The RNA shown here (transfer RNA) has 84 nucleotides and comes from an Alphaproteobacteria bacterium. It was read from a public genome assembly. Its Rfam family is "tRNA". Rfam classes the family as a transfer RNA. Its mean pLDDT, the model's own confidence on a scale to 100, is 81.
RNA sequence: GGGGGCAUGGUGAAAUUGGUAAACACAGCAGACUUAAAAUCUGCCGCCGUAACAGGCUUCCCGGUUCAAGUCCGGGUGUCCCCA
Repeated sequence: GGGGGCAUGGUGAAAUUGGUAAACACAGCAGACUUAAAAUCUGCCGCCGUAACAGGCUUCCCGGUUCAAGUCCGGGUGUCCCCA
RNA backbone atom coordinates (compact mmCIF):
# COMPACT_ATOMS: atom_id res chain seq x y z
P G A 1 -0.94 3.78 3.59
O5' G A 1 -0.74 2.80 2.32
C5' G A 1 -0.67 3.37 1.01
C4' G A 1 -0.68 2.24 0.00
C3' G A 1 -1.91 1.36 0.00
O3' G A 1 -2.99 1.94 -0.72
C1' G A 1 0.00 0.00 0.00
P G A 2 -4.49 1.66 -0.25
O5' G A 2 -4.75 0.16 -0.72
C5' G A 2 -4.76 -0.15 -2.10
C4' G A 2 -4.97 -1.64 -2.30
C3' G A 2 -6.16 -2.24 -1.60
O3' G A 2 -7.39 -1.99 -2.26
C1' G A 2 -4.31 -3.62 -1.21
P G A 3 -8.76 -1.87 -1.45
O5' G A 3 -9.05 -3.36 -0.96
C5' G A 3 -9.30 -4.36 -1.92
C4' G A 3 -9.43 -5.72 -1.25
C3' G A 3 -10.44 -5.83 -0.12
O3' G A 3 -11.79 -5.92 -0.57
C1' G A 3 -8.44 -6.89 0.51
P G A 4 -12.97 -5.32 0.34
O5' G A 4 -13.07 -6.40 1.52
C5' G A 4 -13.52 -7.71 1.27
C4' G A 4 -13.28 -8.63 2.45
C3' G A 4 -14.02 -8.28 3.73
O3' G A 4 -15.39 -8.64 3.71
C1' G A 4 -11.79 -8.80 4.24
P G A 5 -16.43 -7.85 4.63
O5' G A 5 -16.13 -8.43 6.10
C5' G A 5 -16.37 -9.79 6.39
C4' G A 5 -15.96 -10.13 7.79
C3' G A 5 -16.61 -9.32 8.89
O3' G A 5 -17.93 -9.74 9.18
C1' G A 5 -14.31 -9.48 9.31
P C A 6 -19.02 -8.64 9.59
O5' C A 6 -18.55 -8.16 11.04
C5' C A 6 -18.50 -9.08 12.14
C4' C A 6 -17.75 -8.49 13.31
C3' C A 6 -18.34 -7.22 13.91
O3' C A 6 -19.41 -7.48 14.79
C1' C A 6 -16.01 -6.96 13.63
P A A 7 -20.56 -6.32 14.94
O5' A A 7 -19.82 -5.22 15.85
C5' A A 7 -19.28 -5.57 17.13
C4' A A 7 -18.69 -4.36 17.81
C3' A A 7 -19.69 -3.24 18.14
O3' A A 7 -19.34 -2.64 19.38
C1' A A 7 -18.00 -2.39 16.73
P U A 8 -20.10 -3.02 20.68
O5' U A 8 -21.63 -2.79 20.37
C5' U A 8 -22.13 -1.48 20.23
C4' U A 8 -23.62 -1.46 20.44
C3' U A 8 -24.08 -1.94 21.81
O3' U A 8 -24.04 -0.88 22.76
C1' U A 8 -25.40 -2.94 20.12
P G A 9 -23.15 -1.06 24.06
O5' G A 9 -24.22 -1.62 25.08
C5' G A 9 -23.90 -1.74 26.46
C4' G A 9 -24.74 -0.79 27.27
C3' G A 9 -24.52 -0.92 28.77
O3' G A 9 -24.68 0.35 29.37
C1' G A 9 -26.79 -1.38 28.25
P G A 10 -23.33 1.06 29.94
O5' G A 10 -22.67 0.02 30.95
C5' G A 10 -21.42 0.35 31.56
C4' G A 10 -20.81 -0.88 32.21
C3' G A 10 -20.68 -2.11 31.33
O3' G A 10 -19.54 -2.03 30.46
C1' G A 10 -21.54 -2.74 33.44
P U A 11 -19.60 -2.79 29.03
O5' U A 11 -19.50 -4.33 29.40
C5' U A 11 -18.31 -4.88 29.95
C4' U A 11 -18.43 -6.39 30.07
C3' U A 11 -18.87 -7.11 28.81
O3' U A 11 -17.81 -7.32 27.89
C1' U A 11 -20.14 -7.90 30.65
P G A 12 -18.16 -7.46 26.30
O5' G A 12 -18.86 -8.89 26.18
C5' G A 12 -18.10 -10.05 26.51
C4' G A 12 -18.96 -11.29 26.37
C3' G A 12 -19.68 -11.44 25.06
O3' G A 12 -18.86 -11.95 24.03
C1' G A 12 -21.18 -11.93 26.84
P A A 13 -19.24 -11.61 22.49
O5' A A 13 -20.67 -12.27 22.31
C5' A A 13 -21.66 -11.67 21.49
C4' A A 13 -23.01 -12.15 21.96
C3' A A 13 -24.16 -11.77 21.03
O3' A A 13 -24.29 -12.71 20.00
C1' A A 13 -24.72 -11.17 23.24
P A A 14 -24.79 -12.30 18.54
O5' A A 14 -26.38 -12.26 18.73
C5' A A 14 -27.07 -13.46 19.03
C4' A A 14 -28.54 -13.21 19.24
C3' A A 14 -29.27 -12.54 18.09
O3' A A 14 -29.57 -13.45 17.05
C1' A A 14 -29.98 -11.62 20.14
P A A 15 -29.54 -12.96 15.51
O5' A A 15 -30.70 -11.86 15.46
C5' A A 15 -32.06 -12.25 15.58
C4' A A 15 -32.96 -11.04 15.70
C3' A A 15 -32.85 -10.04 14.55
O3' A A 15 -33.64 -10.43 13.45
C1' A A 15 -32.76 -8.88 16.60
P U A 16 -33.23 -10.10 11.97
O5' U A 16 -32.22 -11.30 11.61
C5' U A 16 -31.29 -11.21 10.53
C4' U A 16 -31.48 -12.33 9.53
C3' U A 16 -32.84 -12.33 8.86
O3' U A 16 -32.70 -12.81 7.52
C1' U A 16 -32.53 -14.35 10.00
P U A 17 -32.07 -11.97 6.38
O5' U A 17 -33.33 -11.38 5.63
C5' U A 17 -33.15 -10.82 4.32
C4' U A 17 -34.35 -9.96 3.94
C3' U A 17 -34.68 -8.85 4.93
O3' U A 17 -35.11 -7.69 4.17
C1' U A 17 -36.57 -10.22 4.66
P G A 18 -34.02 -6.59 3.83
O5' G A 18 -34.21 -5.44 4.91
C5' G A 18 -33.62 -5.53 6.20
C4' G A 18 -34.28 -4.58 7.16
C3' G A 18 -35.75 -4.86 7.43
O3' G A 18 -36.05 -4.43 8.75
C1' G A 18 -35.51 -2.70 6.53
P G A 19 -36.78 -5.47 9.71
O5' G A 19 -37.98 -4.61 10.32
C5' G A 19 -37.72 -3.49 11.16
C4' G A 19 -39.01 -2.95 11.72
C3' G A 19 -39.98 -4.01 12.23
O3' G A 19 -40.67 -3.51 13.37
C1' G A 19 -41.02 -2.75 10.52
P U A 20 -40.06 -3.84 14.78
O5' U A 20 -40.01 -2.44 15.48
C5' U A 20 -41.16 -1.63 15.64
C4' U A 20 -41.19 -1.04 17.04
C3' U A 20 -39.87 -1.20 17.83
O3' U A 20 -39.69 -0.02 18.63
C1' U A 20 -41.64 -2.24 18.99
P A A 21 -38.46 0.88 18.37
O5' A A 21 -37.16 -0.03 18.63
C5' A A 21 -36.90 -0.46 19.96
C4' A A 21 -35.91 -1.58 19.92
C3' A A 21 -35.48 -2.09 21.27
O3' A A 21 -36.40 -3.06 21.76
C1' A A 21 -33.58 -1.73 19.91
P A A 22 -36.54 -3.29 23.34
O5' A A 22 -35.25 -4.09 23.77
C5' A A 22 -34.98 -5.38 23.22
C4' A A 22 -33.55 -5.77 23.48
C3' A A 22 -33.18 -5.86 24.96
O3' A A 22 -33.48 -7.16 25.45
C1' A A 22 -31.55 -4.61 23.76
P A A 23 -33.92 -7.34 26.98
O5' A A 23 -34.74 -8.72 26.87
C5' A A 23 -35.92 -8.80 26.09
C4' A A 23 -35.95 -10.09 25.31
C3' A A 23 -35.42 -11.31 26.06
O3' A A 23 -36.40 -11.86 26.93
C1' A A 23 -34.53 -11.28 23.87
P C A 24 -35.99 -12.19 28.47
O5' C A 24 -34.78 -13.21 28.33
C5' C A 24 -34.98 -14.51 27.80
C4' C A 24 -33.64 -15.23 27.64
C3' C A 24 -32.71 -15.14 28.83
O3' C A 24 -33.04 -16.04 29.87
C1' C A 24 -31.50 -14.68 26.86
P A A 25 -32.74 -15.62 31.38
O5' A A 25 -31.14 -15.70 31.51
C5' A A 25 -30.50 -16.96 31.33
C4' A A 25 -29.00 -16.78 31.23
C3' A A 25 -28.33 -16.03 32.37
O3' A A 25 -28.15 -16.84 33.52
C1' A A 25 -27.50 -15.23 30.34
P C A 26 -28.16 -16.18 34.96
O5' C A 26 -26.80 -15.37 35.03
C5' C A 26 -25.55 -16.05 34.96
C4' C A 26 -24.39 -15.11 34.82
C3' C A 26 -24.24 -14.06 35.92
O3' C A 26 -23.64 -14.58 37.08
C1' C A 26 -23.96 -13.03 33.82
P A A 27 -24.09 -13.98 38.51
O5' A A 27 -23.57 -12.47 38.44
C5' A A 27 -22.17 -12.19 38.47
C4' A A 27 -21.91 -10.71 38.26
C3' A A 27 -22.61 -9.78 39.24
O3' A A 27 -21.91 -9.67 40.48
C1' A A 27 -22.95 -8.98 37.07
P G A 28 -22.75 -9.50 41.83
O5' G A 28 -23.48 -8.09 41.66
C5' G A 28 -22.70 -6.88 41.58
C4' G A 28 -23.59 -5.70 41.35
C3' G A 28 -24.72 -5.51 42.35
O3' G A 28 -24.27 -4.86 43.53
C1' G A 28 -25.58 -5.30 40.16
P C A 29 -24.94 -5.25 44.92
O5' C A 29 -26.37 -4.53 44.85
C5' C A 29 -26.45 -3.12 44.73
C4' C A 29 -27.89 -2.67 44.56
C3' C A 29 -28.89 -3.25 45.56
O3' C A 29 -28.86 -2.59 46.82
C1' C A 29 -29.78 -3.42 43.41
P A A 30 -29.21 -3.46 48.16
O5' A A 30 -30.78 -3.67 48.06
C5' A A 30 -31.66 -2.56 48.15
C4' A A 30 -33.09 -2.98 47.90
C3' A A 30 -33.62 -4.13 48.73
O3' A A 30 -33.96 -3.75 50.05
C1' A A 30 -34.23 -4.48 46.49
P G A 31 -33.83 -4.83 51.23
O5' G A 31 -35.00 -5.88 50.94
C5' G A 31 -36.36 -5.49 51.06
C4' G A 31 -37.28 -6.52 50.49
C3' G A 31 -37.30 -7.88 51.16
O3' G A 31 -38.02 -7.90 52.38
C1' G A 31 -37.26 -8.16 48.82
P A A 32 -37.66 -9.00 53.51
O5' A A 32 -38.15 -10.38 52.88
C5' A A 32 -39.54 -10.63 52.65
C4' A A 32 -39.77 -11.99 52.01
C3' A A 32 -39.21 -13.18 52.78
O3' A A 32 -40.06 -13.59 53.82
C1' A A 32 -38.62 -13.36 50.49
P C A 33 -39.45 -14.04 55.22
O5' C A 33 -38.68 -15.40 54.88
C5' C A 33 -39.39 -16.54 54.44
C4' C A 33 -38.43 -17.62 53.97
C3' C A 33 -37.36 -18.00 54.99
O3' C A 33 -37.84 -18.93 55.96
C1' C A 33 -36.37 -17.66 52.89
P U A 34 -37.63 -18.63 57.53
O5' U A 34 -36.05 -18.76 57.68
C5' U A 34 -35.41 -20.02 57.48
C4' U A 34 -33.91 -19.90 57.67
C3' U A 34 -33.47 -19.19 58.94
O3' U A 34 -33.49 -20.06 60.07
C1' U A 34 -32.24 -18.36 57.09
P U A 35 -34.16 -19.53 61.43
O5' U A 35 -33.12 -18.44 61.93
C5' U A 35 -33.47 -17.56 62.99
C4' U A 35 -32.24 -16.84 63.51
C3' U A 35 -31.36 -16.22 62.45
O3' U A 35 -31.83 -14.92 62.10
C1' U A 35 -30.02 -17.47 63.96
P A A 36 -31.89 -14.51 60.51
O5' A A 36 -30.36 -14.41 60.12
C5' A A 36 -29.53 -13.37 60.66
C4' A A 36 -28.08 -13.59 60.31
C3' A A 36 -27.80 -13.79 58.83
O3' A A 36 -27.69 -12.55 58.16
C1' A A 36 -26.71 -15.46 60.09
P A A 37 -28.18 -12.45 56.63
O5' A A 37 -27.25 -13.48 55.82
C5' A A 37 -26.05 -13.05 55.24
C4' A A 37 -25.12 -14.20 54.93
C3' A A 37 -25.31 -14.88 53.60
O3' A A 37 -24.78 -14.13 52.53
C1' A A 37 -24.87 -16.50 55.31
P A A 38 -25.49 -14.25 51.09
O5' A A 38 -25.10 -15.70 50.57
C5' A A 38 -23.75 -16.01 50.20
C4' A A 38 -23.58 -17.48 49.93
C3' A A 38 -24.46 -18.06 48.84
O3' A A 38 -23.91 -17.86 47.55
C1' A A 38 -24.58 -19.44 50.76
P A A 39 -24.91 -17.48 46.33
O5' A A 39 -25.83 -18.78 46.15
C5' A A 39 -25.27 -19.99 45.67
C4' A A 39 -26.25 -21.14 45.85
C3' A A 39 -27.61 -20.95 45.19
O3' A A 39 -27.60 -21.27 43.80
C1' A A 39 -27.93 -21.65 47.41
P U A 40 -28.48 -20.41 42.79
O5' U A 40 -29.99 -20.66 43.26
C5' U A 40 -30.57 -21.94 43.16
C4' U A 40 -31.93 -21.98 43.84
C3' U A 40 -32.92 -20.95 43.34
O3' U A 40 -33.55 -21.36 42.14
C1' U A 40 -32.89 -20.93 45.70
P C A 41 -33.98 -20.26 41.08
O5' C A 41 -35.25 -19.55 41.75
C5' C A 41 -36.42 -20.29 42.04
C4' C A 41 -37.39 -19.45 42.84
C3' C A 41 -37.73 -18.09 42.26
O3' C A 41 -38.69 -18.17 41.22
C1' C A 41 -37.25 -17.85 44.55
P U A 42 -38.66 -17.14 40.02
O5' U A 42 -39.19 -15.80 40.69
C5' U A 42 -40.53 -15.72 41.18
C4' U A 42 -40.80 -14.36 41.81
C3' U A 42 -40.39 -13.16 40.99
O3' U A 42 -41.33 -12.85 39.97
C1' U A 42 -39.65 -12.86 43.21
P G A 43 -40.80 -12.21 38.62
O5' G A 43 -40.50 -10.70 39.03
C5' G A 43 -41.56 -9.85 39.44
C4' G A 43 -41.02 -8.55 40.02
C3' G A 43 -40.10 -7.73 39.13
O3' G A 43 -40.80 -6.99 38.15
C1' G A 43 -39.15 -7.88 41.26
P C A 44 -40.09 -6.66 36.73
O5' C A 44 -39.00 -5.57 37.10
C5' C A 44 -39.37 -4.32 37.64
C4' C A 44 -38.17 -3.56 38.16
C3' C A 44 -37.10 -3.24 37.13
O3' C A 44 -37.43 -2.10 36.35
C1' C A 44 -36.09 -4.08 39.07
P C A 45 -36.96 -2.08 34.79
O5' C A 45 -35.38 -2.04 34.90
C5' C A 45 -34.71 -0.93 35.48
C4' C A 45 -33.23 -1.22 35.63
C3' C A 45 -32.50 -1.58 34.36
O3' C A 45 -32.13 -0.44 33.62
C1' C A 45 -31.93 -3.10 36.07
P G A 46 -32.56 -0.30 32.08
O5' G A 46 -31.33 0.54 31.48
C5' G A 46 -29.99 0.15 31.72
C4' G A 46 -29.06 1.01 30.93
C3' G A 46 -29.22 2.51 31.20
O3' G A 46 -28.42 2.94 32.29
C1' G A 46 -29.30 2.12 28.86
P C A 47 -28.99 4.10 33.24
O5' C A 47 -28.83 5.41 32.37
C5' C A 47 -27.53 5.86 31.96
C4' C A 47 -27.65 7.10 31.08
C3' C A 47 -28.51 8.22 31.64
O3' C A 47 -27.81 9.01 32.59
C1' C A 47 -29.12 7.83 29.41
P C A 48 -28.64 9.75 33.75
O5' C A 48 -29.42 10.91 32.98
C5' C A 48 -28.71 11.96 32.34
C4' C A 48 -29.63 12.82 31.53
C3' C A 48 -30.77 13.47 32.30
O3' C A 48 -30.36 14.62 33.02
C1' C A 48 -31.60 12.58 30.28
P G A 49 -31.06 14.97 34.39
O5' G A 49 -32.62 15.13 34.03
C5' G A 49 -33.05 16.22 33.23
C4' G A 49 -34.51 16.06 32.87
C3' G A 49 -35.46 15.94 34.06
O3' G A 49 -35.77 17.22 34.59
C1' G A 49 -35.96 14.25 32.51
P U A 50 -35.94 17.37 36.18
O5' U A 50 -37.37 16.74 36.43
C5' U A 50 -38.52 17.31 35.82
C4' U A 50 -39.76 16.53 36.15
C3' U A 50 -39.91 16.12 37.61
O3' U A 50 -40.37 17.21 38.40
C1' U A 50 -40.47 14.30 36.23
P A A 51 -39.72 17.44 39.85
O5' A A 51 -40.11 16.18 40.71
C5' A A 51 -39.38 15.84 41.90
C4' A A 51 -40.18 14.85 42.72
C3' A A 51 -40.66 13.64 41.95
O3' A A 51 -39.69 12.60 41.97
C1' A A 51 -42.48 14.61 43.09
P A A 52 -39.35 11.78 40.59
O5' A A 52 -40.65 10.90 40.36
C5' A A 52 -41.02 9.89 41.27
C4' A A 52 -42.40 9.38 40.97
C3' A A 52 -42.66 9.00 39.53
O3' A A 52 -42.18 7.69 39.25
C1' A A 52 -44.42 10.34 40.30
P C A 53 -41.83 7.30 37.72
O5' C A 53 -43.25 7.30 37.02
C5' C A 53 -43.41 7.80 35.68
C4' C A 53 -44.87 8.04 35.43
C3' C A 53 -45.23 8.37 33.99
O3' C A 53 -45.31 7.24 33.17
C1' C A 53 -46.26 9.92 35.42
P A A 54 -44.46 7.13 31.81
O5' A A 54 -44.87 8.46 31.06
C5' A A 54 -46.21 8.68 30.63
C4' A A 54 -46.42 10.13 30.30
C3' A A 54 -45.66 10.66 29.09
O3' A A 54 -46.29 10.34 27.86
C1' A A 54 -45.43 12.18 30.88
P G A 55 -45.44 9.75 26.64
O5' G A 55 -44.37 10.89 26.39
C5' G A 55 -44.77 12.17 25.90
C4' G A 55 -43.62 13.16 25.98
C3' G A 55 -42.35 12.75 25.26
O3' G A 55 -42.42 12.98 23.86
C1' G A 55 -41.79 13.49 27.40
P G A 56 -41.68 12.01 22.82
O5' G A 56 -40.16 12.45 22.99
C5' G A 56 -39.76 13.78 22.69
C4' G A 56 -38.35 14.04 23.15
C3' G A 56 -37.29 13.11 22.59
O3' G A 56 -36.90 13.44 21.26
C1' G A 56 -36.97 13.34 24.89
P C A 57 -36.48 12.27 20.27
O5' C A 57 -35.06 11.79 20.83
C5' C A 57 -33.97 12.69 20.82
C4' C A 57 -32.81 12.11 21.62
C3' C A 57 -32.22 10.82 21.10
O3' C A 57 -31.38 10.98 19.97
C1' C A 57 -32.45 10.69 23.45
P U A 58 -31.28 9.78 18.91
O5' U A 58 -30.50 8.66 19.71
C5' U A 58 -29.17 8.87 20.13
C4' U A 58 -28.66 7.73 20.96
C3' U A 58 -28.63 6.37 20.28
O3' U A 58 -27.49 6.22 19.46
C1' U A 58 -29.55 6.15 22.45
P U A 59 -27.58 5.36 18.10
O5' U A 59 -27.28 3.88 18.58
C5' U A 59 -26.11 3.58 19.38
C4' U A 59 -25.69 2.14 19.19
C3' U A 59 -25.10 1.82 17.82
O3' U A 59 -24.06 0.87 18.01
C1' U A 59 -26.93 0.40 18.23
P C A 60 -22.89 0.76 16.96
O5' C A 60 -21.99 2.00 17.37
C5' C A 60 -21.48 2.13 18.71
C4' C A 60 -20.35 3.13 18.71
C3' C A 60 -20.57 4.38 17.88
O3' C A 60 -21.32 5.35 18.60
C1' C A 60 -18.48 3.48 17.33
P C A 61 -22.35 6.29 17.79
O5' C A 61 -21.43 7.34 17.03
C5' C A 61 -20.60 8.22 17.75
C4' C A 61 -19.81 9.09 16.79
C3' C A 61 -20.64 9.78 15.72
O3' C A 61 -21.28 10.94 16.19
C1' C A 61 -18.75 8.78 14.74
P C A 62 -22.68 11.39 15.53
O5' C A 62 -22.26 11.94 14.10
C5' C A 62 -21.35 13.01 13.99
C4' C A 62 -21.08 13.34 12.54
C3' C A 62 -22.32 13.42 11.67
O3' C A 62 -23.01 14.64 11.81
C1' C A 62 -20.67 12.15 10.56
P G A 63 -24.54 14.76 11.27
O5' G A 63 -24.35 14.80 9.70
C5' G A 63 -25.35 14.33 8.87
C4' G A 63 -24.79 14.14 7.47
C3' G A 63 -25.78 13.55 6.50
O3' G A 63 -26.62 14.54 5.94
C1' G A 63 -23.81 12.29 6.39
P G A 64 -28.21 14.25 5.85
O5' G A 64 -28.31 13.20 4.65
C5' G A 64 -27.78 13.53 3.38
C4' G A 64 -27.75 12.31 2.48
C3' G A 64 -29.08 11.61 2.25
O3' G A 64 -29.89 12.27 1.30
C1' G A 64 -27.40 10.01 2.68
P U A 65 -31.48 12.18 1.41
O5' U A 65 -31.80 10.68 0.99
C5' U A 65 -31.52 10.21 -0.31
C4' U A 65 -31.87 8.74 -0.43
C3' U A 65 -33.27 8.37 -0.01
O3' U A 65 -34.22 8.64 -1.03
C1' U A 65 -31.72 6.85 0.92
P U A 66 -35.61 9.41 -0.68
O5' U A 66 -36.40 8.35 0.21
C5' U A 66 -36.77 7.09 -0.35
C4' U A 66 -37.24 6.17 0.73
C3' U A 66 -38.31 6.72 1.67
O3' U A 66 -39.60 6.68 1.10
C1' U A 66 -36.65 5.58 2.92
P C A 67 -40.57 7.94 1.26
O5' C A 67 -41.03 7.83 2.78
C5' C A 67 -41.77 8.88 3.40
C4' C A 67 -42.28 8.43 4.73
C3' C A 67 -41.27 7.78 5.63
O3' C A 67 -40.48 8.72 6.35
C1' C A 67 -43.19 6.43 5.57
P A A 68 -38.94 8.53 6.51
O5' A A 68 -38.83 7.22 7.41
C5' A A 68 -39.28 7.23 8.76
C4' A A 68 -39.26 5.85 9.35
C3' A A 68 -37.92 5.13 9.29
O3' A A 68 -37.08 5.50 10.37
C1' A A 68 -39.63 3.67 8.57
P A A 69 -35.53 5.72 10.08
O5' A A 69 -35.01 4.23 9.82
C5' A A 69 -35.18 3.21 10.81
C4' A A 69 -33.92 2.37 10.92
C3' A A 69 -32.68 3.11 11.33
O3' A A 69 -31.83 2.24 12.08
C1' A A 69 -32.32 2.18 9.22
P G A 70 -31.95 2.26 13.65
O5' G A 70 -30.76 1.29 14.09
C5' G A 70 -29.42 1.73 14.13
C4' G A 70 -28.49 0.57 14.02
C3' G A 70 -28.40 -0.10 12.64
O3' G A 70 -27.48 0.58 11.82
C1' G A 70 -28.67 -1.75 14.30
P U A 71 -27.82 0.85 10.23
O5' U A 71 -28.07 -0.62 9.67
C5' U A 71 -27.01 -1.59 9.68
C4' U A 71 -27.52 -2.92 9.19
C3' U A 71 -28.02 -2.93 7.75
O3' U A 71 -27.63 -4.13 7.09
C1' U A 71 -29.77 -3.61 9.21
P C A 72 -26.45 -4.06 6.02
O5' C A 72 -27.05 -3.14 4.87
C5' C A 72 -27.81 -3.70 3.79
C4' C A 72 -28.14 -2.64 2.77
C3' C A 72 -27.02 -1.65 2.47
O3' C A 72 -26.07 -2.16 1.55
C1' C A 72 -29.04 -0.47 2.80
P C A 73 -24.56 -1.71 1.62
O5' C A 73 -24.58 -0.23 1.06
C5' C A 73 -24.92 0.04 -0.29
C4' C A 73 -24.83 1.52 -0.58
C3' C A 73 -23.55 2.20 -0.12
O3' C A 73 -22.46 2.00 -1.01
C1' C A 73 -25.39 3.50 0.54
P G A 74 -20.97 1.96 -0.46
O5' G A 74 -20.67 3.49 -0.15
C5' G A 74 -20.59 4.43 -1.22
C4' G A 74 -20.30 5.82 -0.69
C3' G A 74 -19.13 5.95 0.26
O3' G A 74 -17.87 5.95 -0.39
C1' G A 74 -20.96 7.15 1.11
P G A 75 -16.59 5.34 0.34
O5' G A 75 -16.28 6.43 1.47
C5' G A 75 -15.87 7.72 1.09
C4' G A 75 -15.82 8.65 2.28
C3' G A 75 -14.97 8.22 3.45
O3' G A 75 -13.56 8.43 3.23
C1' G A 75 -17.03 8.99 4.26
P G A 76 -12.52 7.42 3.90
O5' G A 76 -12.60 7.74 5.46
C5' G A 76 -12.18 9.00 5.94
C4' G A 76 -12.60 9.20 7.38
C3' G A 76 -11.98 8.28 8.41
O3' G A 76 -10.63 8.63 8.74
C1' G A 76 -14.27 8.51 8.86
P U A 77 -9.59 7.52 9.20
O5' U A 77 -10.07 7.17 10.67
C5' U A 77 -10.03 8.15 11.70
C4' U A 77 -10.60 7.58 13.00
C3' U A 77 -9.99 6.29 13.49
O3' U A 77 -8.73 6.47 14.12
C1' U A 77 -12.32 6.17 13.65
P G A 78 -7.63 5.33 13.98
O5' G A 78 -8.19 4.17 14.92
C5' G A 78 -8.33 4.41 16.31
C4' G A 78 -9.10 3.27 16.96
C3' G A 78 -8.52 1.88 16.76
O3' G A 78 -7.43 1.60 17.63
C1' G A 78 -10.86 1.84 16.40
P U A 79 -6.27 0.64 17.12
O5' U A 79 -6.93 -0.82 17.12
C5' U A 79 -7.37 -1.41 18.34
C4' U A 79 -8.18 -2.65 18.06
C3' U A 79 -7.50 -3.72 17.22
O3' U A 79 -6.62 -4.52 17.98
C1' U A 79 -9.69 -3.36 16.42
P C A 80 -5.35 -5.18 17.23
O5' C A 80 -5.97 -6.43 16.45
C5' C A 80 -6.51 -7.52 17.17
C4' C A 80 -7.25 -8.46 16.25
C3' C A 80 -6.45 -9.02 15.08
O3' C A 80 -5.60 -10.08 15.44
C1' C A 80 -8.56 -8.30 14.33
P C A 81 -4.28 -10.37 14.57
O5' C A 81 -4.84 -10.97 13.20
C5' C A 81 -5.46 -12.23 13.17
C4' C A 81 -6.09 -12.52 11.82
C3' C A 81 -5.14 -12.50 10.63
O3' C A 81 -4.37 -13.68 10.51
C1' C A 81 -7.11 -11.32 10.09
P C A 82 -2.94 -13.62 9.77
O5' C A 82 -3.33 -13.46 8.22
C5' C A 82 -4.01 -14.50 7.55
C4' C A 82 -4.39 -14.08 6.14
C3' C A 82 -3.25 -13.61 5.26
O3' C A 82 -2.49 -14.67 4.69
C1' C A 82 -5.06 -12.10 5.07
P C A 83 -0.95 -14.43 4.32
O5' C A 83 -0.97 -13.45 3.07
C5' C A 83 -1.54 -13.86 1.84
C4' C A 83 -1.57 -12.73 0.85
C3' C A 83 -0.24 -12.03 0.59
O3' C A 83 0.62 -12.76 -0.29
C1' C A 83 -1.93 -10.42 0.88
P A A 84 2.18 -12.69 -0.11
O5' A A 84 2.55 -11.19 -0.51
C5' A A 84 2.38 -10.73 -1.84
C4' A A 84 2.61 -9.24 -1.94
C3' A A 84 3.97 -8.74 -1.45
O3' A A 84 5.01 -8.92 -2.40
C1' A A 84 2.25 -7.37 -0.58

NCBI's taxonomy places the organism under Bacteria, Pseudomonadati, Pseudomonadota, Alphaproteobacteria.